[in-house]
This is a predicted structure of a 355-nucleotide part of an RNA (small-subunit ribosomal RNA, central domain) from Candidatus Doudnabacteria bacterium CG10_big_fil_rev_8_21_14_0_10_41_10. It was read from a public genome assembly. The source organism's lineage runs through Bacteria, Bacteria candidate phyla and Candidatus Doudnaibacteriota.
Context: one part of a larger RNA
RNA sequence: UUGGGCGUAAAGCGUGCCGAUCGGUGGUUUGGAAAGUUUUCUGUUAAAGCCCACGGCUCAACCGUGGAAUCGCAGAGGAUACUACCAGACUAGAGGGGCAAAGAGGUGCUUGGAACGAAUGGAGUAGCAGUGAAAUGCGUUGAUAUCAUUCGGAACACCAAAUGCGAAGGCAAAGCACUGGGUGCCACCUGACACUGCUAGGACGAAAGCGUGGGUAGCGAAUGGGAUUAGAUACCCCAGUAGUCCACGCUGUAAACGAUGCUGACUAGUUAUUUGGGAGUGUCGACCCUCCUAAGUGACGUAGCUAACGCGUUAAGUCAGCCGCCUGGGGAGUACGGUCGCAAGACUAAAACUC
Numbered sequence: 001u002u003g004g005g006c007g008u009a010a011a012g013c014g015u016g017c018c019g020a021u022c023g024g025u026g027g028u029u030u031g032g033a034a035a036g037u038u039u040u041c042u043g044u045u046a047a048a049g050c051c052c053a054c055g056g057c058u059c060a061a062c063c064g065u066g067g068a069a070u071c072g073c074a075g076a077g078g079a080u081a082c083u084a085c086c087a088g089a090c091u092a093g094a095g096g097g098g099c100a101a102a103g104a105g106g107u108g109c110u111u112g113g114a115a116c117g118a119a120u121g122g123a124g125u126a127g128c129a130g131u132g133a134a135a136u137g138c139g140u141u142g143a144u145a146u147c148a149u150u151c152g153g154a155a156c157a158c159c160a161a162a163u164g165c166g167a168a169g170g171c172a173a174a175g176c177a178c179u180g181g182g183u184g185c186c187a188c189c190u191g192a193c194a195c196u197g198c199u200a201g202g203a204c205g206a207a208a209g210c211g212u213g214g215g216u217a218g219c220g221a222a223u224g225g226g227a228u229u230a231g232a233u234a235c236c237c238c239a240g241u242a243g244u245c246c247a248c249g250c251u252g253u254a255a256a257c258g259a260u261g262c263u264g265a266c267u268a269g270u271u272a273u274u275u276g277g278g279a280g281u282g283u284c285g286a287c288c289c290u291c292c293u294a295a296g297u298g299a300c301g302u303a304g305c306u307a308a309c310g311c312g313u314u315a316a317g318u319c320a321g322c323c324g325c326c327u328g329g330g331g332a333g334u335a336c337g338g339u340c341g342c343a344a345g346a347c348u349a350a351a352a353c354u355c
Base pairs, nucleotide, nucleotide: 003327004326005325006324007309008308012323014204015203017202018201023196024195025194027090028089029088030087031086032085035083036082037079038078039077040076041075042074043073044072051067052066053065054064055063056062093193094190095189096188097186098185099184100183105179106178107177108176109175110174111173112156116152117151118150119149120148121147122146127138128137164171165170209250210249211248212247213246214245218244219243223239224238225237226236261322262321263320264319265318266317269300270299271298272297273296274295275294276293277292278291279290280289304311305310328355329354330353337348338347339346340345
């Protein structure tokens, strides 16, 4: 354990899916029944106490007598607005259908050019590289610079944007195949089928890391060397192993951030932009231009909110539903126990003590 809160003070689970069983909440309307609800009555609710009136101790405290009240439970009779229930109807939520456009959404396969490195060959000679300055290093066994051929791995300049897509992580050369989601228009179908969601279950989840097998151009923890320095287990330089890449399996964490849970409704505008739809102007028809509209993405800003910063129709405004979480600092996201993991460790999660 009420309450008050969760952008930055403590606090939104990293994110979806199925969301069973058990839940919480739920659109418009008709009828029924009467569980919740509400009303009346009856019974019960020990006495004392609390409250009111009167009385007794000289008063009061205290005490006595009477009354009233509250709450709960049970029964009986009524009410039917709301909630639940039963039966029926509806279409504004939700889903489906048709048409259309956009997109770095995902997976697989194939292909490409620039750069880089290597090998071989040509041509060529003494330096190159590096720095604040140097040195280690490379080079007369011919380097660097240059040309040609071949091979290799990784990443995809320009386009590129405040852009787009995705639930999040994230996604960028091109083509093909398979495939997910959202959006607009029509209003044809279903007819509340919806929202949220603990636990159980399962899925995804950057980087680093782990296992097995491959691959390794560049970069590069560790490591070696050169410098710097009082020292220099660093910053700088020369090398360089794991790794970075691929396949399969594991790990399951991040400032996993919008540090802002999901869904729905309402509440001034201005401006930019993406993708649709419509109208006007114009035209042979389009493009362009102007306006309206839907969905997204930004900037500013009214009311309002906020401790302030700021937020402000993409809310941190005004409300509703459901979930998660917080409750002084340290000890500590630790110990112990449990579950998971090959390990690293992850998840769950205290206390003593101390300020």
The coordinates come from a structure-prediction model, not an experiment, and the mean pLDDT is 83.